[in-house]
RNA sequence: GCACCAUCCAGAGCGGCCGAGAGACCUGGCUCGACGACGCCGCAGCAACCCCCCACCGCGGUGGGAGCGGGUGCUCAUGCCGGGAACGAUGGAGG
Numbered sequence: 001g002c003a004c005c006a007u008c009c010a011g012a013g014c015g016g017c018c019g020a021g022a023g024a025c026c027u028g029g030c031u032c033g034a035c036g037a038c039g040c041c042g043c044a045g046c047a048a049c050c051c052c053c054c055a056c057c058g059c060g061g062u063g064g065g066a067g068c069g070g071g072u073g074c075u076c077a078u079g080c081c082g083g084g085a086a087c088g089a090u091g092g093a094g095g
Base pairs, nucleotide, nucleotide: 002094004092005091006090007089008088013043014042015041016040017039021032022031023030025084026083027082028081029080044075045074046073049071050070051069052065053064054063055062056061079087
C1' cells in the first nucleotide's frame, strides 16, 4: 500500500529542544500560534480496540468485567464547522 469489520459530539498536560506557520486534501469560515503554536523527545495521564477475566453460545461469535500488567491509540475546539472527493484517522482480523 490492498479489500473487509468496528469506532470517530465522552475523557486526559507538564517539561525540554526547535523556530513559523498549524488544525490530512480543495473551498469558505473559525480556532491555535513569537506569552513559542505545529513537530520531535521525556515524563505523566486518559480511554478500553486487542491480549486478559466471566457468562451464554448455533463454536462463528454475543453480552458483561477489570485497569496491576502487555500491544496499539489518544491527551484545544465533534475528524473544529459547512460544502466537495478515489475522503481521512485509529484499532481488529486477513491475504